Predicted 3D model of a 163-nucleotide RNA (Lysine riboswitch aptamer) from uncultured Bulleidia sp. The prediction has a mean pLDDT of 76.
[in-house]
C1' cells in the first nucleotide's frame, strides 16, 4: 500500500411524537344585508410538486357577525445509524406532454460547533442554505520558547507486505 478498530462535541443525520406558531388565516359552512344575471373562475382525480391535456363535481360579487381548520417548515424530548458523519456545487440519470424534485452513478469544495453581516428559501428576527470574517476547538507540522502554518483522499492504535 492495504485491513481492522477508534478521536473531536451545545458532534452529524434519519424516524417517532404531545407542543407552539402557521391562524381567528383558509373556507362550494352558517345568518343577516346590499349589488347583480355574470360563464369566466373554482375543487377533485390521473403523478411527489406546478402547467397543460382529459374525466367528474358544484356555481356570481360584496360587507357585518358566528363556527372554524390543514399542508409545508419547526425548538424540548425519545430510539436508531454514525464521525466525509453530513452539506452543497457541476454532469449524467429520473418524467403520461413541459418542467421541477425526491432517488441513483459520478465528480469538485468543505476538520467541527458557535456568533455576526449579506443574500435566498419562508406566514416567520423560529428554522435551513450559500458566502465573508471572527474568535474557540480537536488534529499533524514548524519553532528553544511566544506563536505561525496545513487539510479529512487527514489524525491515532494494532496488523501488515514491499522499498
Nucleotide at each position: 500500500a492495504g485491513a481492522u478498530a477508534g478521536a473531536g462535541g451545545c458532534g452529524c443525520a434519519a424516524c417517532c411524537g404531545a407542543u407552539a406558531u402557521u391562524a381567528g388565516u383558509a373556507g362550494u359552512c352558517u345568518u343577516u344585508g346590499g349589488c347583480u344575471u355574470g360563464a369566466a373562475g373554482u375543487g377533485u382525480c390521473u403523478a411527489g410538486c406546478g402547467c397543460a391535456a382529459g374525466a367528474c363535481a358544484a356555481u356570481g360579487c360584496c360587507a357585518a357577525g358566528g363556527c372554524a381548520a390543514a399542508a409545508g417548515g419547526a425548538g424540548a424530548g425519545g430510539u436508531u445509524g454514525c464521525c466525509g458523519a453530513a452539506g452543497u456545487g457541476g454532469u449524467g440519470u429520473g418524467u403520461u406532454g413541459c418542467g421541477c424534485a425526491a432517488g441513483c452513478a459520478u465528480u469538485g469544495c468543505u476538520g467541527g460547533g458557535c456568533u455576526u453581516a449579506u443574500g435566498g428559501a419562508u406566514a416567520a428576527c423560529a428554522u435551513c442554505c450559500a458566502u465573508a470574517a471572527g474568535a474557540c476547538u480537536g488534529u499533524c507540522g514548524c519553532u528553544a520558547a511566544c506563536g505561525c502554518g496545513g487539510a479529512g483522499u487527514g489524525c491515532u492504535a494494532u496488523u501488515g507486505g514491499a522499498u